[in-house]
Context: one part of a larger RNA
RNA sequence: CGCACACGGUGGAUGCCUUGGCGAUCACAGGCGAUGAAGGACGUGGUAGCCUGCGAAAAGCUUCGGGGAGCUGGCAAAUGAGCUUUGAUCCGAAGAUAUCCGAAUGGGGAAACCCACCCGCAAGGGUAUCCUGCAGUGAAUACAUAGCUGCUGGAGGCGAACGCGGUGAACUGAAAUAUCUAAGUAACCGUAGGAAAAGAAAUCAACCGAGAUUCCCUGAGUAGCGACGAGCGAACGGGGACUAGCCCAAAAGUCGAUCGAGUUCUAGCAAAACGGUCUGGAAAGGCCGGCCAUAGAAGGUGAUAGCCCUGUAUGUGAAAGGGCUCGAUCGAUGAAAUUGAGUAGGGCGGGGCACGUGAAACCCUGUCUGAACAUGGGGGGACCAUCCUCCAAGGCUAAAUACUACUGACCGACCGAUAGUGAACCAGUACCGUGAGGGAAAGGCGAAAAGAACCCCGGCGAGGGGAGUGAAAUAGACCCUGAAACCGUGUGCGU
Numbered sequence: 001c002g003c004a005c006a007c008g009g010u011g012g013a014u015g016c017c018u019u020g021g022c023g024a025u026c027a028c029a030g031g032c033g034a035u036g037a038a039g040g041a042c043g044u045g046g047u048a049g050c051c052u053g054c055g056a057a058a059a060g061c062u063u064c065g066g067g068g069a070g071c072u073g074g075c076a077a078a079u080g081a082g083c084u085u086u087g088a089u090c091c092g093a094a095g096a097u098a099u100c101c102g103a104a105u106g107g108g109g110a111a112a113c114c115c116a117c118c119c120g121c122a123a124g125g126g127u128a129u130c131c132u133g134c135a136g137u138g139a140a141u142a143c144a145u146a147g148c149u150g151c152u153g154g155a156g157g158c159g160a161a162c163g164c165g166g167u168g169a170a171c172u173g174a175a176a177u178a179u180c181u182a183a184g185u186a187a188c189c190g191u192a193g194g195a196a197a198a199g200a201a202a203u204c205a206a207c208c209g210a211g212a213u214u215c216c217c218u219g220a221g222u223a224g225c226g227a228c229g230a231g232c233g234a235a236c237g238g239g240g241a242c243u244a245g246c247c248c249a250a251a252a253g254u255c256g257a258u259c260g261a262g263u264u265c266u267a268g269c270a271a272a273a274c275g276g277u278c279u280g281g282a283a284a285g286g287c288c289g290g291c292c293a294u295a296g297a298a299g300g301u302g303a304u305a306g307c308c309c310u311g312u313a314u315g316u317g318a319a320a321g322g323g324c325u326c327g328a329u330c331g332a333u334g335a336a337a338u339u340g341a342g343u344a345g346g347g348c349g350g351g352g353c354a355c356g357u358g359a360a361a362c363c364c365u366g367u368c369u370g371a372a373c374a375u376g377g378g379g380g381g382a383c384c385a386u387c388c389u390c391c392a393a394g395g396c397u398a399a400a401u402a403c404u405a406c407u408g409a410c411c412g413a414c415c416g417a418u419a420g421u422g423a424a425c426c427a428g429u430a431c432c433g434u435g436a437g438g439g440a441a442a443g444g445c446g447a448a449a450a451g452a453a454c455c456c457c458g459g460c461g462a463g464g465g466g467a468g469u470g471a472a473a474u475a476g477a478c479c480c481u482g483a484a485a486c487c488g489u490g491u492g493c494g495u
Stems, first nucleotide, its partner, number of pairs: 001494009015480001016444002020415002022412002025409003029404002031158002039101003042055003046079002049075003061095006070083003106115003116127004129155003133151005162193001163191005173180001177227001203210002214241005224232002245396003248340001253333014268316003274289005290307002292296001298310003345369008355381001376391005431438002451479001454466004
């Protein structure tokens, strides 16, 4: 040095576990904000820090309910001081307080800071901008108007997706590329609601008829459109979901406030039935014998528990506040106007319709024009006639539909720590970057700390050896299991 065996070290795979995720279903809710939000800064405990809570009244204050024996949140003990059956801690409802920044709003500003004015003895209050309304004042300029001042009411900012509208790409595909596609998508902007939008035929149909809108299935990848390429792609009709109609000199309705009735939510309460023995550290396991069940969902308890605990089926409960339904009263909105004229229609240029200018109807309109008035007008895919059908240029309208940041319940032939969220752990943290931004690693002793008193070696060490605890310490805190690579010790053999 090699091989074999045995025993170790290192390492953290594997197995098992789950506090965390992922995806659904149902119900609720669908907003918060100048009465100062979302999000933060700084404080706040008897004792340093961080998290949580709270705000100079600061892990809290008041009232009303629930509850019934311990309590002073967590990491996280210890100590100190207290509270509590005269009902604490805790849970629910309603209030009070609520520093500073932040729309931030007295002015400024490099956010959490600086500097003011007015009223008031003080405590405290007020002072941004824009819009509406009202009042006063009031120029050039006579009446006036603009302007200015004051008051009332409102707005502003944030928020996951869903809606409507405005602006609107490119990569890409066409195996190149320009029309075309991607796509009216992404992105940006405006704005709203719990939904929004649409909506009661100047609609379809076809000589029969239907009867607002929205959504789904079908019709149908059909008819069509298309460098007839790539691709794009209806409608009529049928079947369902849901149904609701109305108004224009004042309505159908919708919304809000208050009161009353009912119901429900926001704390809770009651809730059946098991013993012996064996193994074992421990019984919930084995054996024997019982019981309950409108409860044999689930979780926990020293191994696998219907009957030990929390629960579960079921029943029951609200002083206070909220939701929903109904009724009453009051208020707001509807609100546009003599039934719809610079309109319909036309020319030019565009856009939307599945439809790329085409035979291109229909809808919208930048520009130029421009009717009729129910004895009228629009449409039926160029256009004309006949016929049929409807009545534009005013307005309102639930439901069926879309979505889920948030709340509760429940579920999974979903994951199980290199998986599942980036994040099971104090994670959008540490760290990186001037910045926009990027972005980790990291779970497991034991049933219970019983977390190793005391002794010895050692530097009053680190580490170890005894002793002790424990079922187990090769479960000793670098702690369940403990693979492999890699490194040793011992023995044997070989060289």
Large-subunit ribosomal RNA, domain I from a Pseudomonadota bacterium, 495 nucleotides, folded computationally. Its Rfam family is "Bacterial large subunit ribosomal RNA". Model confidence (mean pLDDT): 85 of 100.